The RNA shown here (transfer RNA) has 68 nucleotides and comes from uncultured Prochlorococcus sp. It matches the Rfam family "tRNA". It is annotated as a transfer RNA. The organism belongs to Prochlorococcus, within Bacteria. The RNAcentral record of the sequence draws on MGnify. The prediction has a mean pLDDT of 86.
RNA sequence: CGGUGUAGCUCAGGGGUAGAGCAACUGAUUCGUAACCAGUAGGUCAGCGGUUCAAUUCCGCUCACCGG
Numbered sequence: 001c002g003g004u005g006u007a008g009c010u011c012a013g014g015g016g017u018a019g020a021g022c023a024a025c026u027g028a029u030u031c032g033u034a035a036c037c038a039g040u041a042g043g044u045c046a047g048c049g050g051u052u053c054a055a056u057u058c059c060g061c062u063c064a065c066c067g068g
Stems, first nucleotide, its partner, number of pairs: 001067005008022004016053001024040004046062005
């Protein structure tokens, strides 16, 4: 100096109610387990300020990590 920070994990989403896959839980199926199917839950969007009617999103600073 640049990049990244969003669910337990991997990541989308870049102004107007925050999502997917996997994992977890419940149900169905099965003699039972797994797989498949249906559903449920899970988030101070790293932190603090600013702009805005409205910020995960835009701007500044800080922190952590990665790279030069």